This is a predicted complex of two RNAs, RNase P RNA and transfer RNA, with 458 nucleotides together.
It holds a member of the Rfam family "Bacterial RNase P class A".
[in-house]
RNA sequence: GAGCCGGCCGGGCGGUCGCGCCUGGCUGACCGUCAGGCGAGGAAGGUCCGGGCUCCACAGGGCAGGGUGGUCGGUAACGCCGACCCGGGGUGACCCGCGGGAAAGUGCCACAGAAAACAGACCGCCCCGGGACCGGUGUCCCGGGGUAAGGGUGAAACGGUGGUGUAAGAGACCACCAGCGCCCGGAGUGAUCCGGGCGGCUCGGUAAACCCCACCCGGAGCAAGGUCAAAAGGGAGGCUCCGGCCUCCUGCGCGAACGUUUGAGGGCGGCCCGCCCGAUGUUCGCGGGUAGACCGCACGAGGCUGCCGGCAACGGCAGUCCCAGAUGGAUGGCCGUCGGCCCGCCUUCGGGCGGGUGCACAGAACCCGGCCUACAGGCCGACUC
RNA sequence: GCCGGAGUAGCUCAGCUGGUAGAGCAGCUGAUUUGUAAUCAGCUGGUCGGGGGUUCGAUUCCCUUCUCCGGCU
Numbered sequence: 001g002a003g004c005c006g007g008c009c010g011g012g013c014g015g016u017c018g019c020g021c022c023u024g025g026c027u028g029a030c031c032g033u034c035a036g037g038c039g040a041g042g043a044a045g046g047u048c049c050g051g052g053c054u055c056c057a058c059a060g061g062g063c064a065g066g067g068u069g070g071u072c073g074g075u076a077a078c079g080c081c082g083a084c085c086c087g088g089g090g091u092g093a094c095c096c097g098c099g100g101g102a103a104a105g106u107g108c109c110a111c112a113g114a115a116a117a118c119a120g121a122c123c124g125c126c127c128c129g130g131g132a133c134c135g136g137u138g139u140c141c142c143g144g145g146g147u148a149a150g151g152g153u154g155a156a157a158c159g160g161u162g163g164u165g166u167a168a169g170a171g172a173c174c175a176c177c178a179g180c181g182c183c184c185g186g187a188g189u190g191a192u193c194c195g196g197g198c199g200g201c202u203c204g205g206u207a208a209a210c211c212c213c214a215c216c217c218g219g220a221g222c223a224a225g226g227u228c229a230a231a232a233g234g235g236a237g238g239c240u241c242c243g244g245c246c247u248c249c250u251g252c253g254c255g256a257a258c259g260u261u262u263g264a265g266g267g268c269g270g271c272c273c274g275c276c277c278g279a280u281g282u283u284c285g286c287g288g289g290u291a292g293a294c295c296g297c298a299c300g301a302g303g304c305u306g307c308c309g310g311c312a313a314c315g316g317c318a319g320u321c322c323c324a325g326a327u328g329g330a331u332g333g334c335c336g337u338c339g340g341c342c343c344g345c346c347u348u349c350g351g352g353c354g355g356g357u358g359c360a361c362a363g364a365a366c367c368c369g370g371c372c373u374a375c376a377g378g379c380c381g382a383c384u385c
Numbered sequence: 386g387c388c389g390g391a392g393u394a395g396c397u398c399a400g401c402u403g404g405u406a407g408a409g410c411a412g413c414u415g416a417u418u419u420g421u422a423a424u425c426a427g428c429u430g431g432u433c434g435g436g437g438g439u440u441c442g443a444u445u446c447c448c449u450u451c452u453c454c455g456g457c458u
Stems, first nucleotide, its partner, number of pairs: 001385003005381005011338007019039008041361001045372002048370005053221004060273004065217005070084005085099001086097004100212002105210002107206003122151002124147010159177006178202002180199008225295004233250007252287007265277004302321008339359001340357007386457007395410004404441001412428005434450005
């Protein structure tokens, strides 16, 4: 100088005017007010995975459906993370890989090419028969057969090199190399690696095509769900002369029917089995009318520091801290100064002066672990050439 | 908050068990007509929303991302 990997920050301070929540006081309580405390992020985002929590009976079995896919670990769990293996790339640090099975079965492989998947004779090569030419070895034409070594096509043409062999050839046979399968020994928890032997076995690609194998997955979601109040209640839609009216759902009241262990009816949100709930019950008819509040909900797989175990992801122990909680939705505006960034001038190249600019991406809504995506500018560390 | 769908020529849409993209309208040229419209013949026009991957080959399959539309309580 060039590069590669990882971690962190992402404005600071002060003044002033405001906002939300909590605690305490003025109150016994509300409102209000005063004091104190707290008040966005590394992604709060996309909603792509996984879990907590809640309800559906306790979350059961099978089929269907969906997902994952080297190995071993980590974790509450994962499609995430770590280490290692294999393959590919790079001089290297290092990076990339949806990385099981194509010798279970089915499908597909356009165009070109003779032939595209238990192969295939267009040219070429070789043999045989017939004909023509010629003095003749021969040359040409026609027909039959053999041949995948050579040419040409293609993304892909059924191992490679050398030899034997043959009319010409061919794993037809032999040696070596490459691959595959089987067996044995060694190392490793394992993926896998190393070594030896046997078999001419040479078998195209595609599973982000169907499929097969192994493993995993019940459904819905805080708008879950619950409590209280109201019961001549609550919600939704339509029409309107804006007064209201009509219809539906739920709940309540009244009536009727069915039914209470010989059980009406219902649940397990694809289907079946199986299981369960069930008497203040289920179904039907009629009635009147339009305001909600609270919990869930902020102490959690929590943060920080130290020590220990582990290569690491991570785990254990001890100490310490309390850290947003709205529901028309708070977390902001202005000013000063420092720091950035941009422009101009000067320079003793250290910087100085003046002007401009609020200055990246973005903003909680039940919570948590990840992934992915967006991001001005800056700091630190390890390593390579 | 949850769920679903669409992006292909200037416009509206086909094409998706992978094989190199079409139709109608619009535009241009010619014919027809005195001229125009209509009609007939021909032509032009495509990053298949963007990026990456699988494959010999991707509009189609997979991942990610952007934009738009719709539904539920």